This is a predicted structure of a 77-nucleotide RNA (transfer RNA) from a subsurface metagenome. Its Rfam family is "tRNA". It is annotated as a transfer RNA. The prediction has a mean pLDDT of 82.
[in-house]
RNA sequence: GGGGGUGUAGCUCAGUCUGGAGGAGCGCCUGCUUUGCACGCAGGAGGUCACCGGUUCAAAUCCGGUCAUCUCCACCA
Numbered sequence: 001g002g003g004g005g006u007g008u009a010g011c012u013c014a015g016u017c018u019g020g021a022g023g024a025g026c027g028c029c030u031g032c033u034u035u036g037c038a039c040g041c042a043g044g045a046g047g048u049c050a051c052c053g054g055u056u057c058a059a060a061u062c063c064g065g066u067c068a069u070c071u072c073c074a075c076c077a
């Protein structure tokens, strides 16, 4: 320098192919339960979908670019 993968809640990840209400588990908060804790049950908070731009009535999803990271190849004798 070139190819490919990944980036979504505090963490681990679905969802992208086929555009149409942003989700799950764990964690966190509150209540119930308990002498108290844990477990369990009920409820709740938490997101510029890495960033910028474009297409569209509508973008996490399609298109272009950028960044970070992983990986393969090349260059380098």
Stems, first nucleotide, its partner, number of pairs: 001073007010026004020057001028044005050066005
The same sequence occurs in records of 2 taxa. The sequence is in RNAcentral, with records from ENA.